The prediction has a mean pLDDT of 86. c-di-GMP-I riboswitch aptamer from a Nitrospirota bacterium, 77 nucleotides, folded computationally. It matches the Rfam family "c-di-GMP-I riboswitch aptamer". Its family is annotated with cyclic-di-GMP binding in the Gene Ontology. The sequence was found by an Rfam model in a public genome assembly.
RNA sequence: CCAUCGAAAAGGCAAAGCCCGGGGGAACCGGGGGACGCAAAGCCACCUGUCCUGAAGAGGAUAGAGGGGCUGUCGAA
Numbered sequence: 001c002c003a004u005c006g007a008a009a010a011g012g013c014a015a016a017g018c019c020c021g022g023g024g025g026a027a028c029c030g031g032g033g034g035a036c037g038c039a040a041a042g043c044c045a046c047c048u049g050u051c052c053u054g055a056a057g058a059g060g061a062u063a064g065a066g067g068g069g070c071u072g073u074c075g076a077a
Base pairs, nucleotide, nucleotide: 005075006074012038013037018032019031020030021029023028036064042070043069044068046067047066048065049062050061051060052059053058
């Protein structure tokens, strides 16, 4: 240094439920607060899954469901 791994410390993110929205047709999204968890729970809808709309073709949502791609903090065993 690389891969794997996750002790300690520092910093980071933030599920459910709750409140707000003159955001959206819906799935869902944004803000507040909250903390179940997370070493990629950072980013990307490429594949699969799930969900919404549609008679269908199809369009959309989800990155905290799995895979893949790109990037990335710390350093004991």